[in-house]
RNA sequence: GGGCCCAUGGUCUAGUUGGUUAUGACAUCGCUCUGACACAGCGAAGAUCGGGAGUUCGAAUCUCCCUGGGCCCACCA
Numbered sequence: 001g002g003g004c005c006c007a008u009g010g011u012c013u014a015g016u017u018g019g020u021u022a023u024g025a026c027a028u029c030g031c032u033c034u035g036a037c038a039c040a041g042c043g044a045a046g047a048u049c050g051g052g053a054g055u056u057c058g059a060a061u062c063u064c065c066c067u068g069g070g071c072c073c074a075c076c077a
Base pairs, nucleotide, nucleotide: 001073002072003071004070005069006068007067010026011025012024019057028044029043030042031041032040050066051065052064053063054062
């Protein structure tokens, strides 16, 4: 220098070639249960999807640039 992959709540993760309110688990908080704790059950809060721009009626999803991480190839003065 060239190519490919990854980035989504605190953590891990789903999102089926663009379409209503972005999924689940763990963790956190509340309620029930218990003498109490744990377990269990129910519920809640929490992500403008790495950043920016573009295409589109509509973008986590498509295109371009950039950032960070990983892999392969080439070059090696």
Transfer RNA from a Thermoplasmatota archaeon, 77 nucleotides, folded computationally. It matches the Rfam family "tRNA". Gene Ontology term of the family: triplet codon-amino acid adaptor activity. The sequence is in RNAcentral, with records from ENA.